[in-house]
C1' cells in the first nucleotide's frame, strides 16, 4: 500500500511499582497496585490442516499448526451529510445563534492474509 474485519466472546497466579486507556477533546481505569512482562487458562476463527459440496465470495471441524485477543462498541468523539427535539434572537420566516439525541458515510486506529 491492497483487501476483509471491529455492537459477540475469553481470567488467574507471578514479576514490577506509576501512570494507563494509540492522538484530540470527554469519560473512565489506577497504591485494594493499573499499563507492561512472564507462566498458566480461556475466547474465536483471519491464514494453515481435515471434513463435505447442489463448486459459490459455500458449509463444517480446534486440530499437538501461523497470528490475535480476553475492563468499557475501536470506551465515546473527531470530518461530512441528514433526521428530530429544546432554549433563544431579530418584526422576522426558506433566517440566525446555543444545546440534546438517531441514522449515514468518511477519517484515524486494530488485526489477518497479500
Nucleotide at each position: 500500500c491492497u483487501u476483509a474485519u471491529c455492537g459477540a466472546g475469553a481470567g488467574c497466579g507471578g514479576c514490577g511499582g506509576a501512570g494507563g486507556g494509540a492522538c484530540u477533546g470527554g469519560c473512565c481505569c489506577g497504591a485494594a497496585g493499573a499499563u507492561g512482562c512472564c507462566g498458566c487458562a480461556g475466547c474465536a476463527a483471519c491464514c494453515g490442516g481435515c471434513c463435505c459440496c447442489a463448486c459459490g465470495u459455500g458449509g463444517g471441524u480446534g486440530c499437538u499448526g501461523g497470528u490475535g485477543c480476553u475492563a468499557a462498541c475501536u470506551c465515546c468523539u473527531g470530518c461530512a451529510g441528514g433526521g428530530u427535539g429544546u432554549c433563544u434572537c431579530c418584526a422576522g420566516u426558506u433566517g440566525g445563534g446555543a444545546u440534546g439525541c438517531c441514522c449515514u458515510g468518511g477519517a484515524a486506529g486494530a488485526u489477518a492474509a497479500g